[in-house]
RNA sequence: GGGAAUGUAGCUUAGUCUGGAUAGAGUGUUGGCCUGUCACGUCAAAGGUCGCGGGUUCAAAUCCCGUCUUUCCCG
Numbered sequence: 001g002g003g004a005a006u007g008u009a010g011c012u013u014a015g016u017c018u019g020g021a022u023a024g025a026g027u028g029u030u031g032g033c034c035u036g037u038c039a040c041g042u043c044a045a046a047g048g049u050c051g052c053g054g055g056u057u058c059a060a061a062u063c064c065c066g067u068c069u070u071u072c073c074c075g
Stems, first nucleotide, its partner, number of pairs: 001074005007068001010027004020058001029045005051067005
């Protein structure tokens, strides 16, 4: 230099192919219940510019373009 993959909650991730209901789960965190206390169990809550910018569309995490991070392949 050329090509490919990857990015979503603190962490691990589903959803993307085929655009459409309020973006969901596990774990962690906080609080309630439980217990003599802790742990366990149970209930609830908070936590997301879906890497960033732009475009297409009535509507974008999803499609298109550019760009950045990390990883891999070729030279």